[in-house]
Bacterial RNase P class A from Desulfamplus sp., 375 nucleotides, folded computationally. Its Rfam family is "Bacterial RNase P class A". Gene Ontology terms of the family: tRNA processing, ribonuclease P activity and dimeric ribonuclease P complex.
């Protein structure tokens, strides 16, 4: 220059000016009024997870169901997240993985093949024995050739009737031992056995770990109204009903008690409601996530739903010109100031918070590979 790998951080922002809302301050006896102040997002979307929080509720146990699945850390926790082994992809810098266990049993695998996991003999290759011959019939082989995605260890030699780990030598797997480094997962070394034992679990299944339930429309409280009506049932301690998830035990609660039915009133205010596992910056400590101490700062809180219009100027970001610069640089090459013109995605809080998915235009920074060329 050019193509790529990771990682963070901007983003129609800012200042003024006239109007307009909502929260909070001050002023007020209250109230208005006036003045100050703060007022949407990197995903506010998804509603997929974990949790704070309330409320069932007053213990626990089984059995069912889910969920995760290398190893070691990080967290309130999490199925997140960081470093790491191994696998697969890449030249690479990297990315990715639903990564425990197929020799505990079941099951699945179109078609093609003789035969798809205790397998096979279709063409072949030996041997007998029939026969003029083409072949035919016993029997023995799976090396060699075909079917396939994938044929029950690879090459080599040696035996063999003709083979064949049958044997030996190298080599790959497996299984046991033993040295080293490693917290660990695993990674290198040797030695022994001719042991040679497809695939798949996001298929049932083992095995090991967690796992109450409903949610801010949760919940509290105040305030008003009506008919604290009508009827039917069961039951009153020998216990109806109702809760503890789905069930099962077992345990609470329960008497003018509960439940089913008809008919009738009310729909309204405050509270939750934002000071938090909070944000920021500097130290330490760790590779890192993150811890952690000092300082330091409060940045919306609506409720039919505010956070807004309108005008100027300035920022950004693209195109032309300036520029085959008079500027830089050895060289490839780069490119101000300023003029004009055009744009700007994906999208709006509704209890909060810590992942994760998914939408996305422009644009900046770092650090890293890779190829080209110049000196």
């Nucleotide at each position: 220059g050019a193509a790529a790998g990771c990682a963070g951080c901007u983003u129609a922002a800012g200042c003024g000016a006239u109007c307009g809302c909502a929260g909070g301050a001050u002023u007020u006896u209250a109230a208005a009024a006036a003045u100050c102040u703060u007022g949407a997002g990197g995903a506010a979307a998804g509603u997929c997870c974990g949790a704070a929080c309330a409320c069932c509720a007053u213990a626990g146990g089984g059995c069912a169901g889910g969920a995760c699945g290398c190893u070691c850390c990080a967290u309130a926790a999490c199925g997140u997240g960081g470093a790491g082994u191994c696998g697969c992809g890449g030249u690479g810098a990297c990315g990715u993985g639903a990564a425990g266990g197929a020799a505990a049993g079941u099951g699945c695998a179109a078609c093609a093949g003789a035969g798809a996991a205790c397998a096979g003999a279709c063409c072949g290759c030996c041997a007998g024995c029939c026969g003029g011959a083409u072949g035919g019939c016993u029997g023995g082989u799976a090396a060699g050739g075909g079917u396939g995605a994938a044929a029950c260890g690879g090459u080599g030699c040696g035996g063999u009737a003709a083979g064949a780990g049958c044997g030996c030598a190298c080599c790959a797997g497996u299984u046991u031992u033993u040295c080293a480094g490693g917290u660990g997962a695993c990674u290198g070394a040797a030695a022994a056995a001719g042991c040679u034992u497809g695939g798949u679990a996001a298929a049932c299944c083992c095995c090991g770990u967690c796992c109450g339930g409903u949610g801010c429309a949760a919940g509290a409280c105040c305030a008003a109204a009506u008919a604290g009506g009508g009827a039917g049932g069961c039951g009153u301690u020998u216990g109806a009903g109702g809760g503890c998830u789905g069930c099962c035990c077992g345990c609470c609660u329960g008497a003018u008690g509960c439940c089913u039915u008809c008919g009738g009133g009310u729909a309204g205010g405050u509270c939750g409601c934002a000071u938090g596992a909070g944000g920021u910056g500097u130290g330490c400590g760790g590779c890192a996530a993150c811890g952690u101490a000092c300082a330091u700062c409060c940045a919306a809180g609506a409720u039919g739903a505010a956070u807004g219009a309108u005008c100027g100027c300035u920022g950004c970001u693209c195109u032309u010109a300036a520029a085959u610069a008079a500027g830089g640089g050895c060289a490839a090459c780069c490119u101000a100031a300023u003029a004009a013109g055009a744009g700007a995605a994906c999208a709006g809080a509704a209890u909060u918070c810590g992942g994760c998915u998914u939408a996305c235009g422009a644009g900046c920074u770092g650090c890293u590979u890779u190829c080209a060329c110049c000196c």

The source organism's lineage runs through Bacteria, Pseudomonadati, Thermodesulfobacteriota, Desulfobacterales and Desulfamplus.
A source record names the gene rnpB.
The coordinates come from a structure-prediction model, not an experiment, and the mean pLDDT is 76.